Model confidence (mean pLDDT): 81 of 100. A computed fold for a 75-nucleotide RNA from a Verrucomicrobiota bacterium, annotated as transfer RNA. Its Rfam family is "tRNA". The family's RNA type in Rfam is transfer RNA.
RNA sequence: CACUCAUUAGCGUAAUGGUAUCGCGCUCGGUUUGGGACCGAGAGGCUGGAGGUUCAAGUCCUCCAUGGGUGACCA
Repeated sequence: CACUCAUUAGCGUAAUGGUAUCGCGCUCGGUUUGGGACCGAGAGGCUGGAGGUUCAAGUCCUCCAUGGGUGACCA
């Protein structure tokens, strides 16, 4: 430098172009003398950044950033 894969909640993950999913964790309540386990409820995202296409974009296109992989270049 080229190609390629990835980037979504604190962590890990899903999402035929149509209100963003689930698990763990967290909070509250129940249960218990208390804790754990268990049961019930809840909060937490605008999807790495900026543009574009579209009635509508996590999803399609372009550029950028970060990380991984492959290949080249220099010595």